[in-house]
This is a predicted structure of a 352-nucleotide RNA (Bacterial RNase P class A) from a bacterium. It is recorded under the gene name rnpB.
RNA sequence: GGAGUGGGGCGGGUGAUCGAUCCGUGGUUCGCUUCGGGUAGGAAAGUCCGGACACUACAGGGCAGGACGGCCGUUAACGGCGGCCUCGGGCGACCGGGGGAAAGUGCCACAGAAAACAAGACGGCCAUCGUUUCGGCGGCGGUCAGGUUGAAAAGGUGGGGUAAGAGCCCACCGGCCGCGCGCGCGAGCCGCGGCGCUUGGCAAACCCCGUCCAGUGCAAGGUCAACAUGAGGGAGCGGCCCGCUCAUACCUCAGGUAAGGCCGCAUGAGCGCGUCGGCAACGGCGCGCCUAGAUGAAUGAUCGCCACCCGUUUCGGCGGGGACAGAAUCCGGCUUAUAGCCCCCUCUGACU
Numbered sequence: 001g002g003a004g005u006g007g008g009g010c011g012g013g014u015g016a017u018c019g020a021u022c023c024g025u026g027g028u029u030c031g032c033u034u035c036g037g038g039u040a041g042g043a044a045a046g047u048c049c050g051g052a053c054a055c056u057a058c059a060g061g062g063c064a065g066g067a068c069g070g071c072c073g074u075u076a077a078c079g080g081c082g083g084c085c086u087c088g089g090g091c092g093a094c095c096g097g098g099g100g101a102a103a104g105u106g107c108c109a110c111a112g113a114a115a116a117c118a119a120g121a122c123g124g125c126c127a128u129c130g131u132u133u134c135g136g137c138g139g140c141g142g143u144c145a146g147g148u149u150g151a152a153a154a155g156g157u158g159g160g161g162u163a164a165g166a167g168c169c170c171a172c173c174g175g176c177c178g179c180g181c182g183c184g185c186g187a188g189c190c191g192c193g194g195c196g197c198u199u200g201g202c203a204a205a206c207c208c209c210g211u212c213c214a215g216u217g218c219a220a221g222g223u224c225a226a227c228a229u230g231a232g233g234g235a236g237c238g239g240c241c242c243g244c245u246c247a248u249a250c251c252u253c254a255g256g257u258a259a260g261g262c263c264g265c266a267u268g269a270g271c272g273c274g275u276c277g278g279c280a281a282c283g284g285c286g287c288g289c290c291u292a293g294a295u296g297a298a299u300g301a302u303c304g305c306c307a308c309c310c311g312u313u314u315c316g317g318c319g320g321g322g323a324c325a326g327a328a329u330c331c332g333g334c335u336u337a338u339a340g341c342c343c344c345c346u347c348u349g350a351c352u
Stems, first nucleotide, its partner, number of pairs: 001348004006344005012306007020039005026033002041324001045335002048333005053217004065213005070084005085098005099208002104206002106202003122146001124143003128139004155173006174197001175195006182189002221263004227255001229254005234246004270289008308321005
């Protein structure tokens, strides 16, 4: 310098003027107003997953339904994240897959002989019978090796064997089963032995096994005052009745002003730094910080200067540009969008 994989960080700064909203502070004729301060994001988005919180339901257990699926961790929880195992891909950074197909049912387009309790269309080889113009041809049987098709064809390669062939037999590879005071928390790995070894794929088809899961979402829900609003129940002891005690309070439901005001609602599984444990995700401890709060819904606009990028240049300048997007109860993730810049990592050319 070129080509890439996976991560991490940033995604303008500053000043003036004019506004918007919230908080504090004074003033006020209660309409407003002075001064000071705060005011979008890495995704605020999609609402896909998990929780907090709230109301409703709920003895336990089961059915139905849904999600998840190698192992061990992590967490409030997760379908997230971290490390590891294994199979496949890449020279590599790295990427993708992961319960069961020998419980049962079902499906496998096109092509192809055949897509699964194997089959026999094509060409070949062999034995036997018939026939022959001695080259062959036909019948019956064996073979299951070959070609063709396909995403996938019934273990692979080599040798032996045979009438010709074939795990028919043998070696290596692959597979299945078993064993080990083997190693590892575990998934697994390693080693040894046995078996020639019929039984393809799809479970994001139904299904089986295991684990987990109540429903609804802040328009949740609560609260405020008038209508001396309407309906129902007195309360406690008690399973019920009697009885005793207390009391005119209180409780439940409903209406409408009302799409009302206020609370919920901004201190939180919070953020930053340091340190300790851990490979890491993450966790413990110490110190510091307070960081949006709208509701016909604020967070903006204009003009300078500086930095960055592009073009141009007489090197003084001049002209142009800046993405995706935008809170609505909050938090942890995932996914998607994003002009441009920086760092770590891999392979490689040349030079020193």